[in-house]
Molecule: transfer RNA
Organism: Callorhinchus milii
RNA sequence: AGACCUGUAGCUCAGUGGUUAGAGCACUCGCCUCACAAACGAGAGACCUGGGUUCAAUUCUCGGCAAGACAA
Numbered sequence: 001a002g003a004c005c006u007g008u009a010g011c012u013c014a015g016u017g018g019u020u021a022g023a024g025c026a027c028u029c030g031c032c033u034c035a036c037a038a039a040c041g042a043g044a045g046a047c048c049u050g051g052g053u054u055c056a057a058u059u060c061u062c063g064g065c066a067a068g069a070c071a072a
Base pairs, nucleotide, nucleotide: 002070004068006066007065010025011024012023013022018055027043028042029041030040048064049063050062051061052060
């Protein structure tokens, strides 16, 4: 150099061309307790990057970057 797959929250994963992008664990605050934990309530936090198509792109498409497995 070749062909393939993946990229979404701190971690593990859903998700869809359109009305607020969700879940579990983790984190913060409250409640409870003598205190801690558990339980309960609330909150913060994300679509790898640059183009194209489209009225509208996280989703479709092209390039780049990164990771993975394959072959050599």